[in-house]
Description: Predicted 3D model of an 85-nucleotide RNA (c-di-GMP-I riboswitch aptamer) from Lachnospiraceae bacterium G41. The RNAcentral record of the sequence draws on ENA. The coordinates come from a structure-prediction model, not an experiment, and the mean pLDDT is 81.
């Protein structure tokens, strides 16, 4: 330094639920709560899912596609504890 995640420490993160705000909605933030995760830590760069209130575009119709959202979809990037080989 590079990799692994079998085994320890010392942790750490927080699903579903509630309760308040925001938001048109998917959803998000705080609080409490823990289903689980070795990156369940940062990053919307590719896809996938999800979302249509008002606007924009295309469209014969409907509808698509743009704005928006998921990092706990999955890949990708940066970072990262501690122990062993």
């Nucleotide at each position: 330094u590079u990799g692994u995640g079998a085994u320890a420490a010392g942790g750490g993160c927080a699903a579903a639920c509630u309760a308040a705000c925001c938001g048109a909605a998917a959803g998000g933030u705080u609080a409490g709560g823990a289903c689980g995760c070795a990156a369940a830590g940062u990053c919307g760069u590719a896809a996938g899912c999800c979302g249509u209130a008002a606007g924009g575009a295309a469209u014969u119709a409907u509808u698509u596609c743009c704005a928006g959202g998921u990092a706990g979809u999955u890949a990708g990037a940066c970072u990262g504890c501690a122990a062993u080989c």